[in-house]
RNA sequence: GCCGCCUUAGCUCAGCUGGUAGAGCGGCGCAUUUGUAAUGCGCAGGUCCCCGGUUCGAUCCCGGGAGGCGGCU
Numbered sequence: 001g002c003c004g005c006c007u008u009a010g011c012u013c014a015g016c017u018g019g020u021a022g023a024g025c026g027g028c029g030c031a032u033u034u035g036u037a038a039u040g041c042g043c044a045g046g047u048c049c050c051c052g053g054u055u056c057g058a059u060c061c062c063g064g065g066a067g068g069c070g071g072c073u
Stems, first nucleotide, its partner, number of pairs: 001072007010025004019056001027043005049065005
């Protein structure tokens, strides 16, 4: 220098050929217990990496960036 993949909640990851984003773990509260853990119920938590474009509508499609991983030279 060229090519490919990845970027979504604090962490690990889903998200169907575009229609107002979810799970597990973690956090907080309550219940249960003599108490803790475990368990059950509930709650909070997101500029979907950034900037443009297409569209009535974009996490998703297109272009350009940034960061990470891998390959080739």
Predicted 3D model of a 73-nucleotide RNA (transfer RNA) from a Planctomycetota bacterium. Taxonomically the source falls in Planctomycetota (Bacteria, Pseudomonadati). The coordinates come from a structure-prediction model, not an experiment, and the mean pLDDT is 80. Rfam family: tRNA.